[in-house]
RNA sequence: GGCGGAGUAGCUCAGUUGGUUAGAGCAAUCGGUUCAUACCCGAUAGGUCAUGGGUUCGAGUCCAAUCUCCGCUA
Numbered sequence: 001g002g003c004g005g006a007g008u009a010g011c012u013c014a015g016u017u018g019g020u021u022a023g024a025g026c027a028a029u030c031g032g033u034u035c036a037u038a039c040c041c042g043a044u045a046g047g048u049c050a051u052g053g054g055u056u057c058g059a060g061u062c063c064a065a066u067c068u069c070c071g072c073u074a
Base pairs, nucleotide, nucleotide: 001073002072003071004070005069006068007067010026011025012024013023019057028044029043030042031041032040050066051065053063054062
């Protein structure tokens, strides 16, 4: 240099051929339980869906570009 894959909450990931609310587990905070801590139970907060564009009535999802990471290859 060429080809392919990935990027969604603090971490690990899901998101069903574009459709009406962006979610789970762990972690965090608060509460319950306990003499107390842990376990356990409940609630809450936390997101520019990598970036800025395009298509569309509508994009996490489709398209091209850029950035970062991983793999293969000359």
A computed fold for a 74-nucleotide RNA from a Clostridia bacterium, annotated as transfer RNA. Its Rfam family is "tRNA". NCBI's taxonomy places the organism under Bacteria, Bacillati, Bacillota, Clostridia.